[in-house]
RNA sequence: GGAGUGAGACGGAUGGUCGCUGCCCGGGGAGACCCGGGGAGAGGAAAGUCCGAACUCCACAGGGUAUUGCGCCGGGUAACGCCCGGUCCGGGUGACCGGAAGGAAAGUGCCACAGAAAACAAACCGCCCAAGGCCGGGGGCUCGCUCCCGGUCCGGCAAGGGUGAAACGGUGGGGUAAGAGCCCACCAGUGCCCCGGGUGACCGGGGCAGCUGGCAAACCCCGCAAGGAGCAAGGCCAAAUAGGGGAGCGCACUGGGUGGCCCGCCCACAGCUCCCGGGUCGGUCGCUUGGCUCCCGGUCGGCCGGCUCGCCUUCGGGCGCAGCCGAUUUCGGCGGGGGGUCGCCGCCGCGGGAAACCGCGGCGGUAGAGGAAUGACCAUCGGCCGCGCGCGAGCGCGGCAACAGGAUUCGGCUUACGGAUCACUUCGACC
Numbered sequence: 001g002g003a004g005u006g007a008g009a010c011g012g013a014u015g016g017u018c019g020c021u022g023c024c025c026g027g028g029g030a031g032a033c034c035c036g037g038g039g040a041g042a043g044g045a046a047a048g049u050c051c052g053a054a055c056u057c058c059a060c061a062g063g064g065u066a067u068u069g070c071g072c073c074g075g076g077u078a079a080c081g082c083c084c085g086g087u088c089c090g091g092g093u094g095a096c097c098g099g100a101a102g103g104a105a106a107g108u109g110c111c112a113c114a115g116a117a118a119a120c121a122a123a124c125c126g127c128c129c130a131a132g133g134c135c136g137g138g139g140g141c142u143c144g145c146u147c148c149c150g151g152u153c154c155g156g157c158a159a160g161g162g163u164g165a166a167a168c169g170g171u172g173g174g175g176u177a178a179g180a181g182c183c184c185a186c187c188a189g190u191g192c193c194c195c196g197g198g199u200g201a202c203c204g205g206g207g208c209a210g211c212u213g214g215c216a217a218a219c220c221c222c223g224c225a226a227g228g229a230g231c232a233a234g235g236c237c238a239a240a241u242a243g244g245g246g247a248g249c250g251c252a253c254u255g256g257g258u259g260g261c262c263c264g265c266c267c268a269c270a271g272c273u274c275c276c277g278g279g280u281c282g283g284u285c286g287c288u289u290g291g292c293u294c295c296c297g298g299u300c301g302g303c304c305g306g307c308u309c310g311c312c313u314u315c316g317g318g319c320g321c322a323g324c325c326g327a328u329u330u331c332g333g334c335g336g337g338g339g340g341u342c343g344c345c346g347c348c349g350c351g352g353g354a355a356a357c358c359g360c361g362g363c364g365g366u367a368g369a370g371g372a373a374u375g376a377c378c379a380u381c382g383g384c385c386g387c388g389c390g391c392g393a394g395c396g397c398g399g400c401a402a403c404a405g406g407a408u409u410c411g412g413c414u415u416a417c418g419g420a421u422c423a424c425u426u427c428g429a430c431c
Stems, first nucleotide, its partner, number of pairs: 001427007010418001012381007020041002023038006043403001047414002050412005055230004067226005072086005087101001088099004102221002107219002109215003124161002126157003132153010169187006188212002190209008234285004244276006254268005289343008298334004304326005309320004344365009383400007
C1' cells in the first nucleotide's frame, strides 16, 4: 500500500430572526377567538409489527385429546423463539462466519431425470459354465457308458463397465466355476460395555459386535410450553331524530265487545303531555415519569352572615331544590408553583462476575394532541472531501452531511442508512 474480518460508540453544538403544536399565567371579547409573557416539543432505528411481557376485557373445577410453537450444554432475564460463554457439524489460507443442532435401531412414507436397481428386492453390458440338459471334436473300453476340450440353454454372480446429487463401506489377502463381510487383517463410521477428564453438551483411550444410503423445515415418536382478543382494549358522562316501556288525558275518527237496534259503557289503535331505560353522534378518563405527603397562592361549589324577591303564619317568625353581596373560618373538587419520600427510566462511578447481567452510591428526567406540530434561514465553532500555499505545526478558498419520524408502555429481533475510530487477518513491495 491492496484486499478483508470483528467490535463499541456517534448521528452535530451554541446564538439570533421568522414560523408550527400543546400547556400555564395576564389582558380583551357575547362567543369563535385574538394579543402579550413563560416553559416544553421524536430516533438509533421512532420503521417492520416478527417474538416476549405489562395493562384491559371476555372465558375458565380437574383430567385427557386435538392444534400450534420450541428442541446441543451451562449461565442471564419479569419473560422470550432474546442475550453471554461453551460443545459438535459445516464454510473460509486466515481474522472469523453460519447452523430449527432430539429420534432414521418404533412404525408409515418419499428420493425428480437417468439408470437393471433409490434399499422386501433387482441385472443392460459383462464374468462363470459348478448342478441339470443339448451340439461339435478327441481319447478309453466290457459298445453304451465314461473322461477331456470348445460352444450353448437353463442357471449362478454382483467384482468391473455404464447411470446418477446419492448405488448396499474402503484397501489388500484368502476363498471360488466366477464372485460376494463369505472369511481374515488394517482403515472409516455406527451401536454396546469399561476406564480417565469435564457441572454438562462432549472429549481422549481400550474392548466387543460384520452392524454399514439419505430425508423428520414428510407424517410420526419423545421432551417442554401455550385460553382468546387487543388502547379501535376498556371505564364513565351523554344530544337531536327515530324507535321501545310506563302513567295520565282523550275517545272526534277507526276496529272489536256488550246488545235485536240506537244511545251509553268497556277495550284496542291513533293523538297529546310527562316520566324511565338502551344504542348512536359527541365528550372525558385510560394517557404517559407513577403513588403518598407538606407548604404557597388561584378558581368553583357547599357551610356561614347580610340584603332583595316569593310562599306560609298563631304576626314572634319560619321555609325556599330563587337572585345579589360579603367573609375568607371550616369542608370538598379542579388545575398551577415549590419541597420531602418511595418507585420507574437514563448517564456516571464503585463492587461482584469470563461475559450477558446483578448490587450500591451520586446526578438528571413532564411530547402525549386522535389524522396528528417539532421547520426554514443566517452567524460562529466542530466533522468530512477537494484545490492552493507553507520545511512544518497549520492557513486560505470552495463543496458535502444519509436513513427516516411518535400515537398505551416496556424488553428483544430484523430491516433501512452516513462518515469516522479501534483491534485483528492476509497478500505484495521496501528497509